RNA sequence: CGUUCAUCAGGGCAAACCGGGUGCAAAUCCGGGACGCGAAGCCACGGGACCCACGCGGUCCGCCGGGCUACCGAA
Numbered sequence: 001c002g003u004u005c006a007u008c009a010g011g012g013c014a015a016a017c018c019g020g021g022u023g024c025a026a027a028u029c030c031g032g033g034a035c036g037c038g039a040a041g042c043c044a045c046g047g048g049a050c051c052c053a054c055g056c057g058g059u060c061c062g063c064c065g066g067g068c069u070a071c072c073g074a075a
Base pairs, nucleotide, nucleotide: 005073012037013036017032018031019030020029021028022027035062041068042067043066045065046064047063048060049059050058051057
């Protein structure tokens, strides 16, 4: 330095639900809140589910697979 991967540490993210906003909607943003998460960081590439104003339209990466990147540090 690289790969793999426990643990420790620093910590990080944040379900359901509630309040407010955006959107036709799926959903999403902010605040509260924590079910959980070694990538629950990013990408819509494949599958899947969902919405629709049915369009060569859109949503979900915390559904699965894949790709990229990253902190700590045993073996």